[in-house]
Context: one part of a larger RNA
RNA sequence: AGUACAUGGCGGAUGCCUAGGCGUUCAGCGCCGACGAAGGACGUGGCUAAGCUGCGAUAAGCUUCGGUGAGCCGCUAAGCAGGCUUUGACCCGGAGAUGUCCGAGAUCGGGAAACCGACCAGAGCUAGUCCUCUGGUGUCGCGUAAGCGACGGGAACGCAGGGAACUGAAACAUCUAAGUACCUGCAGGAAAGGAAAGAAACCUCGACUCCCUCAGUAGCGGCGAGCGAACGGGGAAGAGCCUAAACCGAUGAAGUGUCAAGAGUGCGAUCGUUGCUUCAUCGGGGUCGUGGGAUUCACAGGGCGAGCGCAACAGCCCAAGAGAGUUACAAAGUUAUUCGUUAGGAGAACGGCAUGGGAAGGCCGGCCGCAGAGGGUGACAGCCCCGUAACCGAAAACGAAUAGCCUCUCGUGAAGAUCCCGAGUAGCGCCAGACACGUGAAACCUGGUGUGAAUCAGCGGGGACCACCCCGUAAGGCUAAGUACGUCUGAACGACCGAUAGCGCAAUAGUAGCGUGAGCGAAAGGUGAAAAGUACCCCUGUUAGGGGAGUGAAAUAGUACCUGAAACCAUGUACUU
Repeated sequence: AGUACAUGGCGGAUGCCUAGGCGUUCAGCGCCGACGAAGGACGUGGCUAAGCUGCGAUAAGCUUCGGUGAGCCGCUAAGCAGGCUUUGACCCGGAGAUGUCCGAGAUCGGGAAACCGACCAGAGCUAGUCCUCUGGUGUCGCGUAAGCGACGGGAACGCAGGGAACUGAAACAUCUAAGUACCUGCAGGAAAGGAAAGAAACCUCGACUCCCUCAGUAGCGGCGAGCGAACGGGGAAGAGCCUAAACCGAUGAAGUGUCAAGAGUGCGAUCGUUGCUUCAUCGGGGUCGUGGGAUUCACAGGGCGAGCGCAACAGCCCAAGAGAGUUACAAAGUUAUUCGUUAGGAGAACGGCAUGGGAAGGCCGGCCGCAGAGGGUGACAGCCCCGUAACCGAAAACGAAUAGCCUCUCGUGAAGAUCCCGAGUAGCGCCAGACACGUGAAACCUGGUGUGAAUCAGCGGGGACCACCCCGUAAGGCUAAGUACGUCUGAACGACCGAUAGCGCAAUAGUAGCGUGAGCGAAAGGUGAAAAGUACCCCUGUUAGGGGAGUGAAAUAGUACCUGAAACCAUGUACUU
């Protein structure tokens, strides 16, 4: 020096564990914000220096209403001191009060966020106009104004405006990837879409959305790679409405008009910038494709019925009847009942013996079960504890349903002469986009550009185009549900992980640290049943470490703490050289 064995050290693998994750399902809920959000800064405790949590100068809290019922003054984190509490504390839930400063380029002005500096009104203190406190003073939009609204944030989902490349085509350019990623705007609890100028095929269907299918079909395609419908069928859900115009009335403006055309009709009386025309606003009317409406005519309970009288009409009001309603179709609610949510209540049934530190395991004998889900308890518990099944419960707030109050609405028929039925629109030319459809025979839809109609005897569509036939009624608008998503709350589950795994984070984690910055981003779990966490003595330069003693079932379980592999180190013994 090596080999072997033994005993230790170092180290932290492995096993076991779980406080944390991951995923799925169901239910709830789904916006917050100038009444100042999201997110922060700074404060706030009797002793509190730090972190977390809570809270805001009323500062681990204040008021009130409920629940509960004996202890309590949050956690790391023990202690000291002092308090509170059956006159109900602490805790849990409903409602409210307070809520510094920054933060919406935060809103009085400024600004290097959490700071600086003003003005006006009022108040306090005062020598004071100093200082302090309270309220106000921003921009934009709408509006004559009073005033009202907007701004910013939000995980994914949504709609819209822009919009790649890698890649695939075994290269590559059309094509693909893909209208994807990404950027931007905007909205909501959903969004979008939506009541046929539809789809079909000579039969018919009847808004939209979503799912299954049709179907990898018909098609498109350097007919390559690839892309890829619809009709029809089956389901989920279910809802339909309001306007523009014609016509009537009112008000205003402009034009015309000067004593009569006229003022809705008849007679009388009366009026007079009245009347007539056009435009604008408001009210009535009206909303459809078996075309509809206006208009005209006919018919229906009572009352009123013009600036005067009479008559009748239009019109208005009332009653009765019918219908509807708070998400569209008008809109504000209110009361009662029931159900649910936000605290809770109650909840069956076991003992003995031995072993052991400890019994829930063993043995013996019982019991409950609408409860033998699960967790805890000194080893494995239906009957020890918390629970579990079934059952019960709300002063207050919220949600839903039903009923009442309340509110709103409401005739029919005929005729077909006249009027209306959404214009720089439809159509057409050129160029694009989007349609499964790449210019193709390329319709339909949308945009740019040029041109440019008709009003029902009209207009559009049925995949060039024409005829016949059929379907629909464009150029205004609103609309729940079924659908998407999950920041969030609750419940349950897992041939999901178990500390190099599982979220980056089981722990003071988006922390420490790194970076000018955008940003990047860790490591780190386990004594024991219980701290019973080693009183006391000794060694020593020593709050280090250790030896006794003591605790404990165990201390080679001693906080560098479960188990404690290997590399590596040391000591001892044997052997080899």
Large-subunit ribosomal RNA, domain I from Engelhardtia mirabilis, 577 nucleotides, folded computationally. The RNAcentral record of the full RNA draws on ENA. Model confidence (mean pLDDT): 82 of 100.